Small-subunit ribosomal RNA, 5' domain from an uncultured Rhodospirillales bacterium, 525 nucleotides, folded computationally. The prediction has a mean pLDDT of 81.
[in-house]
Context: one part of a larger RNA
RNA sequence: GAACGAACGCUGGCGGCGGGUCUUAAGGCAUGCAAGUCGAACGGCCUGACCACUAAUUAGUUUAAUUCCAGACUUGGUUCCAAGUCAGACUAAUUGGUGGUCAGGCAGUGGCGCACGGGUGAGUAACACGUGGGAAUCUGCCCAUCGGUGGGGAAUAACUUUUGGAAACGAAAGCUAAUACCGCAUACGUCGAGAAAUCGAGAAAGAUUUAUCGCCGAUGGAUGAGCCCGCGUUGGAUUAGCUUGUUGGUGGGGUAACGGCCUACCAAGGCGAUGAUCCAUAGCUGGUCUGAGAGGAUGAUCAGCCACACUGGGACUGAGACACGGCCCAGACUCCUACGGGAGGCAGCAGCUAAGAAUAUUGGACAAUGGGGGAAACCCUGAUCCAGCCACGCCGCGUGAAUGAAGAAGGCCUUCGGGUUGUAAAGUUCUUUUAGUCGUGAAGAUGAUGACGGUAGCGACAGAAAAAGCACCGGCUAACUUCGUGCCAGCAGCCGCGGUAAUACGAAGGGUGCAAGCGUUGUUC
Numbered sequence: 001g002a003a004c005g006a007a008c009g010c011u012g013g014c015g016g017c018g019g020g021u022c023u024u025a026a027g028g029c030a031u032g033c034a035a036g037u038c039g040a041a042c043g044g045c046c047u048g049a050c051c052a053c054u055a056a057u058u059a060g061u062u063u064a065a066u067u068c069c070a071g072a073c074u075u076g077g078u079u080c081c082a083a084g085u086c087a088g089a090c091u092a093a094u095u096g097g098u099g100g101u102c103a104g105g106c107a108g109u110g111g112c113g114c115a116c117g118g119g120u121g122a123g124u125a126a127c128a129c130g131u132g133g134g135a136a137u138c139u140g141c142c143c144a145u146c147g148g149u150g151g152g153g154a155a156u157a158a159c160u161u162u163u164g165g166a167a168a169c170g171a172a173a174g175c176u177a178a179u180a181c182c183g184c185a186u187a188c189g190u191c192g193a194g195a196a197a198u199c200g201a202g203a204a205a206g207a208u209u210u211a212u213c214g215c216c217g218a219u220g221g222a223u224g225a226g227c228c229c230g231c232g233u234u235g236g237a238u239u240a241g242c243u244u245g246u247u248g249g250u251g252g253g254g255u256a257a258c259g260g261c262c263u264a265c266c267a268a269g270g271c272g273a274u275g276a277u278c279c280a281u282a283g284c285u286g287g288u289c290u291g292a293g294a295g296g297a298u299g300a301u302c303a304g305c306c307a308c309a310c311u312g313g314g315a316c317u318g319a320g321a322c323a324c325g326g327c328c329c330a331g332a333c334u335c336c337u338a339c340g341g342g343a344g345g346c347a348g349c350a351g352c353u354a355a356g357a358a359u360a361u362u363g364g365a366c367a368a369u370g371g372g373g374g375a376a377a378c379c380c381u382g383a384u385c386c387a388g389c390c391a392c393g394c395c396g397c398g399u400g401a402a403u404g405a406a407g408a409a410g411g412c413c414u415u416c417g418g419g420u421u422g423u424a425a426a427g428u429u430c431u432u433u434u435a436g437u438c439g440u441g442a443a444g445a446u447g448a449u450g451a452c453g454g455u456a457g458c459g460a461c462a463g464a465a466a467a468a469g470c471a472c473c474g475g476c477u478a479a480c481u482u483c484g485u486g487c488c489a490g491c492a493g494c495c496g497c498g499g500u501a502a503u504a505c506g507a508a509g510g511g512u513g514c515a516a517g518c519g520u521u522g523u524u525c
Stems, first nucleotide, its partner, number of pairs: 001525004006521005013397006019390002021355001027353003031350003036112003041109002044106019071086007119308003128233007137225002142221008150184001152182002159174006190201004206213002234280003241271003246268008283305004287298004310331005333344004361387001363386003369383001370381004400430004410421004434466001436461005444452001469514005474495003480509005490497002
């Protein structure tokens, strides 16, 4: 001099872009949210609408018609007729039940996803990472091609009933569906045996609004992943020997796959001063900082890889995990309990507590980009996009401009003449960036859809109005005088200042430097 995920002191107007529990406790966590979705796989349950059938109630109409039949009672008049009541029939309304269709919801079976995305750096000195090669592999969804999708069966959740428990959660009996499960058939291409012929094994699922979407087998691709090897990757020899599944072989097992990966037997090997083993430290890289470079330091943000998910161990499911918001066991800790027993895991986003010099809101939206599910509409998404806080950093702008000598007043110095602050102020004439008020108002969205946001921008209005500090002034090093103090108080990066005339302490005036910052401290070059 440069740099910083910085901190502290004094100060602080605005905007843009970035950054923000690193060097601390991978300490502990209240609360909310962070992974769901599909009714176009399936059966139930609930609600609503419409339609059909049916029952009850109420109201109204009707009493006999071309033939036959067509009820009872009361009153009036001789038969017979007239009127009324009940019953019947029809119509309408309301309510209930059953069935069907449609829509919505609920838990369950089933499918896909939950192995991505997000966090952290504890562990790891290693094929972990970087780079360059390799062969003995798998790969859901996606793409291409070929072929197929026939016929049966037995259950089970939900549900109902009974029942245990404080709860968490169960138990028994009965019933039912499927793209759930199990056989059979078929299968050139698949797998196994065989020299070959051939033999054996091994599939499937339907839904629908009739447009499609699926399902099974095979081959190839793409993507992703696993494995092996060469080289490179911190310090210590005050760590010199290390190793028994150890090194190699054979047989067997295991894996998607090679292999002591595992096992039985056999041989006695293998590594090491070109540093084995042990100890310490550490995630690695692209990069970042510095430097003319060589190099040194570093590994925040962004990107790739790895490892981890309270601590230790284990497997299950699955195309993929030995799985952050899955399971089991053990441990520590916390919570609930009816003391019998249960529940939990923020190194996700916010937030709390502790520790610390030190690091933010329990915000908005799925509008965009992307992801999961779905045929779609759409749903979910603390990924993401935004907003809030913080001068933490970088960049930009402003705090006014011109004029103005009676060189005003005041301050300071003085040789008492004056000098300086100083065109500085006042005054006069202007301007209005930013901030403010009012109005208008985007792009980002492709037909609809904008959280940001009445934001950015644009127009108008008022008024110099609302906006400057910090450090230093002995030399290095730009910038000097007076007063106070008197080896005291103090300063200090180094040299060194201070003991009565201190340009070095403290204050003032003046000056110098940088500036919304300036200094100090820490760290790196």